[in-house]
Context: one part of a larger RNA
Molecule: small-subunit ribosomal RNA, 3' major domain
Organism: uncultured bacterium
């Protein structure tokens, strides 16, 4: 000087407390450990691995296993030689890769282009090392810290500044001060949302006029309103009162759509964990070279006595079922979204208007009203299994989703323990998108609808900041 303390002081954070809903028990989905296996490819492992890399494993992917092949090689650059335009269409063998074979075809004046074969120089490797690395990322932590120049102090390591008082979300600011300044962080500048103005209107509006319909901005027309998207305004403790030297704080004060950081996002200092990644990519070194490269068929990554994590669905009456019925936002759409019609109980099929889309299409559910069930393993719950189908795809046996009929398991609120959340939040309800032929999505990322309870307080648990103290630790 740091680090640490079951030392002290001060102060924060859904850290506790106060509340609401969960997990831990059940079934299933998914990831992991373990075990098994020819292989169950690899990585991630307290917090900071475990619905993680996977924003799509039937083949492909694919890196693993078994088997069948190739060795200038699956792809690429260059040189030499030989042959043939390139190329297209078949036949046979084979699991396929591939091999054999037939037909058509015959570039350019040339140089040559392209293909095949032979040879050579480079190839290729998801093989090892993240403890050789770049880049990127997690975490402490959006925490308020981390430093520098000059000066001053100290033999020196170093200190001071950065301490102290007040204040703040903040090393935020004010005062004080052997320090005076400055940098990276904080804040602000950026995006979005909430109010207003203005400009612009193939969306919106009978608002005012006319036409018109069973109904409908449907038509003429209009720039009012809503909206869309460009520009600007608006909030600054500016005003008032009180407290305070100041900074600032308080106020069921005013005005205002909004107050004292309005809400949300992007933004992550010096560094820590030899943290993660050589399998995204790049790259040093090492290793393989008729194989540790590469092509193909099949299998595996989907196994199952078990154990754990994350989720979904439930155990019901604030509910289940039936009928009728209302209201979104954000997105996506051409090998697509598909209105509408017809067929089917349905998944879906056939025909097909419109739309590269504020114009057409994909589009709510919880809700509301009526009826029913009467507390039961049930009209709860839907696992599992049987049967019959639909669709995607070369192909659904291993191993897809969906539909219909039947079957109806465990489960009656879950031990110790543990997680999230302070407001349009939790809880609850549906909708969309990426990936994608299809989909194992209950995941991820977004969107809106309905919409709470509680916070006395900081003693305690956890994490953190500042000052101080002890130390046999560095």
């Nucleotide at each position: 000087u740091g680090a640490c303390g079951g030392g002290g002081g001060c102060c924060c954070g859904c850290a506790c407390a106060a509340g609401c809903g969960g997990a831990g028990g059940a079934a299933c989905a998914u990831g992991u450990g373990g075990u098994u296996u020819a292989a169950u490819u690899c990585g991630a492992u307290g917090a900071u691995a475990c619905g993680c890399g996977a924003g799509g494993a039937a083949c492909c992917u694919u890196a693993c296993c078994c088997g069948g092949g190739c060795u200038c090689g699956a792809a690429c650059g260059g040189c030499u030689g030989a042959c043939g335009g390139a190329u297209g269409c078949g036949g046979g063998a084979g699991a396929g890769a591939u091999c054999c074979u037939g037909c058509a075809g015959u570039c350019g004046c040339a140089a040559g282009a392209c293909g095949u074969c032979a040879g050579c120089c480079g190839a290729g490797g998801u093989g090892c090392u993240g403890c050789a690395u770049g880049g990127u990322u997690g975490u402490c932590g959006u925490c308020a810290g981390c430093u520098c120049g000059u000066g001053c102090c100290g033999u020196g390591a170093g200190g001071u500044g950065u301490c102290g008082g007040c204040u703040c979300a903040a090393g935020u600011g004010c005062c004080a001060u052997a320090a005076c300044g400055a940098g990276c962080g904080c804040a602000a500048c950026c995006c979005u949302u909430g109010c207003c103005u203005u400009c612009a209107g193939u969306u919106g509006c009978c608002a005012g006029c006319g036409g018109g319909u069973a109904a409908a901005g449907c038509c003429g027309g209009g720039g009012a309103c809503u909206c869309u998207g460009g520009a600007g305004g608006g909030a600054c403790u500016a005003c008032c009162a009180c407290c305070g030297c100041a900074a600032g704080g308080u106020g069921c004060g005013a005005g205002g759509a909004a107050g004292g950081g309005g809400g949300g996002g992007a933004u992550g200092a010096c560094g820590u964990c030899a943290a993660a990644u050589c399998a995204g990519c790049a790259c040093g070194g090492c290793c393989c070279u008729u194989a540790c490269g590469u092509c193909c068929g099949g299998g595996g990554c989907g196994a199952c006595a078990c154990a754990c994590g994350u989720g979904u669905u439930a155990c019901a009456a604030u509910g289940g079922g039936g009928g009728c019925u209302a209201c979104a936002g954000a997105g996506g759409g051409a090998a697509g979204c598909g209105a509408g019609g017809c067929a089917g109980c349905g998944a879906u099929g056939c025909c097909g208007g419109g739309c590269g889309g504020a114009u057409c299409c994909c589009g709510a559910a919880a809700u509301g009203c009526c009826c029913u069930c009467c507390c039961a393993g049930u009209u709860c719950g839907g696992a599992u299994c049987g049967g019959a189908g639909u669709c995607u795809g070369c192909a659904a046996c291993c191993c897809g989703a969906c539909u219909c009929c039947g079957u109806g398991a465990a489960g009656u609120u879950g031990g110790a323990u543990u997680c999230g959340c302070u407001a349009g939040u939790a809880a609850u309800c549906g909708c969309g998108c990426a990936u994608c032929a299809g989909c194992c999505a209950u995941g991820g990322c977004g969107c809106g609808g309905u919409g709470a309870a509680u916070a006395c307080g900081u003693u305690c648990c956890c994490g953190g900041g500042c000052c101080u103290u002890g130390u046999a630790c560095a």